This is a predicted structure of a 93-nucleotide RNA (Glycine riboswitch aptamer) from Brevibacillus sp. SYP-B805. The RNAcentral record of the sequence draws on Rfam. It matches the Rfam family "Glycine riboswitch aptamer". Its family is annotated with glycine biosynthetic process in the Gene Ontology.
RNA sequence: AUGAUGGCAGCAGGGAGAGACCACUUCAUUGUGGCGCCGAAGGAGCAAGCCAGCGACGGUGAAUCUCUCAGGCAAAAGUACCUCUGCCGGACG
Numbered sequence: 001a002u003g004a005u006g007g008c009a010g011c012a013g014g015g016a017g018a019g020a021c022c023a024c025u026u027c028a029u030u031g032u033g034g035c036g037c038c039g040a041a042g043g044a045g046c047a048a049g050c051c052a053g054c055g056a057c058g059g060u061g062a063a064u065c066u067c068u069c070a071g072g073c074a075a076a077a078g079u080a081c082c083u084c085u086g087c088c089g090g091a092c093g
Base pairs, nucleotide, nucleotide: 006088007087008086009085010084012083013082014081019035021034022033023032024031036073037072038071042069043067044066045065049060050059051058
């Protein structure tokens, strides 16, 4: 002195899905109850493979898959993820 993978942060940009459903209530999906839905906050589950074993059992094992606990179903907010910025770090040269 170059600054990779990676990690953290951001009221930086982009960013979907599904009833402004019904009853009562409320200034207001506000609150309560009911029915119907969504999956991309979070959470949970597992395949191949690998480990051990004669084998069975077992351990490990991902997600945008599955579940729908939570969350969400007008707008707003938020959202995994992508980009950007800053910081950390220091592969490679």